[in-house]
RNA sequence: UUCUCAUCAAGAAAGGUGGAGGGACAGGCCCUGUGAUACCUUAGCAACCGCUUCGAUUAACACCCGAAGGUCAGGUGCUAAAUCCUGCUGCCUCGAUAGAAAUAUCGAGUCGGGAAGAUGAGUA
Numbered sequence: 001u002u003c004u005c006a007u008c009a010a011g012a013a014a015g016g017u018g019g020a021g022g023g024a025c026a027g028g029c030c031c032u033g034u035g036a037u038a039c040c041u042u043a044g045c046a047a048c049c050g051c052u053u054c055g056a057u058u059a060a061c062a063c064c065c066g067a068a069g070g071u072c073a074g075g076u077g078c079u080a081a082a083u084c085c086u087g088c089u090g091c092c093u094c095g096a097u098a099g100a101a102a103u104a105u106c107g108a109g110u111c112g113g114g115a116a117g118a119u120g121a122g123u124a
Base pairs, nucleotide, nucleotide: 001124003122004121005120006119007118008117013042014041015040016039017038021031022030023029025087026086027085028084043079044078045077048075049074051069052068053067054066055065083116088113089112090111092109093108094107095106096105097104098103
């Protein structure tokens, strides 16, 4: 890097280095010389994997599967804002415009699905 699956409204910051951009992309809106982003140290959060127990399965065990627990001096991850919000689409509601009407188009809002992204586990 490819593909698959799961999760993404909760949670958790101090110090040091260093000096200008950063929040993936676009638009918006924010953060930032009261020092951002990044790196380092220490601390913390969480519970994806690992671990423990139970269930299921099995002749029995192991793997796989499900549930619960805990966080170790195990592997990752994370510690501004919902993944900061919206990007595409569907229902509904409201408004505007056109129309005699049916209806159409546009805009706004709630909700649902998706896309993109992030992280983990597996995979080539």
Predicted 3D model of a 124-nucleotide RNA (SAM riboswitch aptamer (S box leader)) from a bacterium. The sequence was found by an Rfam model in a public genome assembly.